The part of an RNA shown here (large-subunit ribosomal RNA, domain VI) has 263 nucleotides and comes from a metagenome. Its Rfam family is "Bacterial large subunit ribosomal RNA". Its family is annotated with ribosome and structural constituent of ribosome in the Gene Ontology. RNAcentral holds the full RNA, with entries from SILVA.
Context: one part of a larger RNA
RNA sequence: CGUAGGAAAUUUGAAGGGAGCUGACCUUAGUACGAGAGGACCGGGUUGGACCAAUCACUGGUGUAUCAGUUGUCGCGCCAGCGGCAUGGCUGAGUAGCUAAAUUGGGACGGGAUAAACGCUGAAAGCAUCUAAGCGUGAAGCCCACCUUAAGACUUGAUUUCCCAUGGAGUAAUCCAGUAAGAUCCCUUGAAGAACAAUGUAGAUAGGUGAGGGGUGUAAGUGCAGCAAUGCAUGCAGCUGACUCAUACUAAUAGAUCGAGGG
Numbered sequence: 001c002g003u004a005g006g007a008a009a010u011u012u013g014a015a016g017g018g019a020g021c022u023g024a025c026c027u028u029a030g031u032a033c034g035a036g037a038g039g040a041c042c043g044g045g046u047u048g049g050a051c052c053a054a055u056c057a058c059u060g061g062u063g064u065a066u067c068a069g070u071u072g073u074c075g076c077g078c079c080a081g082c083g084g085c086a087u088g089g090c091u092g093a094g095u096a097g098c099u100a101a102a103u104u105g106g107g108a109c110g111g112g113a114u115a116a117a118c119g120c121u122g123a124a125a126g127c128a129u130c131u132a133a134g135c136g137u138g139a140a141g142c143c144c145a146c147c148u149u150a151a152g153a154c155u156u157g158a159u160u161u162c163c164c165a166u167g168g169a170g171u172a173a174u175c176c177a178g179u180a181a182g183a184u185c186c187c188u189u190g191a192a193g194a195a196c197a198a199u200g201u202a203g204a205u206a207g208g209u210g211a212g213g214g215g216u217g218u219a220a221g222u223g224c225a226g227c228a229a230u231g232c233a234u235g236c237a238g239c240u241g242a243c244u245c246a247u248a249c250u251a252a253u254a255g256a257u258c259g260a261g262g263g
Stems, first nucleotide, its partner, number of pairs: 001152001005163007015149004021049007033038001051106005059100004066093005071086006110144003117137004164262001166177004182258004186200001188198003205251003208247005214240003221234005
């Protein structure tokens, strides 16, 4: 820009894309078959491999500053206690998120038309013949079915709901302006990332705060014991990023723009 007014939703499905794999074991059955050796079709069940998707409850990984320990050095006047730097200094753990090696699911069932092949009826050609007319069976393949995109499908589809017929110029066509429903900018944000979604005081959107969860592992100070290193008590303590709930304390203020008048 189009979809003969402007919007918000819900859809139909022309046409695309994806997927499509396969082993072993048990049973049928040591049956059919076969002199024996051997050894099935068909059907039923179980369990794997690779691949794909989803998810983070479990098992783990990561988790650049969540907690603790600790070395060297510098600083905070000293002690104590802290902070900076040294690969996050090193080491041991680890929330959320992300993630695979984790755990769930998938290929199916079924239908239609067929290939090779196997048939029925059957002439040409009194026979025979699956074929010439006609009618069947038949594959991991084809078309559906399954997942997904999809009306820019110009053949521009359908349904529901909302907004209304304002003002100016013009003979008119038409043009301009401010609005409606609605939308955008802006702002607070997100498991979102040019998109989309939530929210903007009629508010829990983010931060803060409070409580909790999870993590770490018993803080500092003080007291006691010991010459001291250290240990014990106060005290499963103190600290704590992303998680959960609550709470307007802070910030979403103020505002601006677009958007119909209908062949």